A computed fold for a 72-nucleotide RNA from an uncultured Eggerthellaceae bacterium, annotated as transfer RNA. Its Rfam family is "tRNA". The sequence was found in a public genome assembly.

[in-house]
């Protein structure tokens, strides 16, 4: 130097044009003599960044930042 592919809650991740979600963790209540465990509601997100396309973009198209595999 050139190809790829990821980047979405604290963590692991789905979601690929119109409702931002899921286990997990966290908060609070209920259970308990008390702690797990279980139930039940809640909080917590500029969907890496900027720009474009579209009525409308996490979602597509360019760039830019990061990580990572390959190849020289």
């Nucleotide at each position: 130097g050139g190809g790829c592919g990821g980047u979405u809650a604290g963590c692991u991740c789905a979601g690929g044009g119109g409702g931002a979600g899921a286990g997990c963790g966290c908060u609070a209540c209920c259970u308990u003599g008390a702690c797990a465990c279980g139930g039940u509601a809640g909080a917590g997100g500029u969907c890496a960044c900027u720009g474009g396309u579209u009525c409308g973009a996490u979602c597509c198209c360019a760039g830019u930042a990061u990580c990572g595999c390959c190849c020289a």